[in-house]
């Protein structure tokens, strides 16, 4: 020191072929249902797509840089 990947919600992940309003499960509040907890049903809320610039009419996605975590090679 060089190569691969792999960072997206509090946790676990898709989405990677550029354009549908960024999504699921769990977890959170909320309110039904219960004599009360739970189970179940509805609903909400939650994200600067690790960062920072760039192409584009438009970027989580395509490119420079950089962080940071694996893994191989020297």
């Nucleotide at each position: 020191g060089c190569g691969c990947u792999c960072g997206u919600a509090g946790c676990u992940c898709a989405g990677a072929g550029g354009a549908u309003g960024a999504g699921a499960g769990c977890a959170a509040a909320u309110g039904g249902u219960u004599u009360c907890u739970a189970c179940c049903c509805a609903u909400u809320a939650g994200g600067u797509c690790a960062a920072g610039g760039g192409u584009u009419c438009g970027a989580a996605u395509c490119c420079c840089u950089c962080c940071g975590g694996g893994c191989g090679c020297u």
Transfer RNA from a Spirochaetia bacterium, 74 nucleotides, folded computationally. Its Rfam family is "tRNA". It is annotated as a transfer RNA. NCBI's taxonomy places the organism under Bacteria, Pseudomonadati, Spirochaetota, Spirochaetia.